[in-house]
RNA sequence: GGGGCCAUAGCUCAGCUGGGAGAGCGUCGCACUGGCAGUGCGAAGGUCAGGGGUUCGAGCCCCCUUGGCUCCA
Numbered sequence: 001g002g003g004g005c006c007a008u009a010g011c012u013c014a015g016c017u018g019g020g021a022g023a024g025c026g027u028c029g030c031a032c033u034g035g036c037a038g039u040g041c042g043a044a045g046g047u048c049a050g051g052g053g054u055u056c057g058a059g060c061c062c063c064c065u066u067g068g069c070u071c072c073a
Base pairs, nucleotide, nucleotide: 001072002071003070004069005068006067007066010025011024012023013022019056027043028042029041030040031039032038049065050064051063052062053061
């Protein structure tokens, strides 16, 4: 320098064919317990890496940028 892959909640990750943003763990509250742990119920928590484009509509499609991993040179 060139190619490929990845970036979604605090962490680890789903998201099918473009239309609901989710799970587990963690955090907070309540209940059970003498207390802790644990279990159950509930809640908070998201610019979907950034910018632009296509579309009635984008986490998902296209382009650029940034960061990471990897292959070739």
Predicted 3D model of a 73-nucleotide RNA (transfer RNA) from a Holophagae bacterium. The organism belongs to Holophagae, within Bacteria. Model confidence (mean pLDDT): 82 of 100.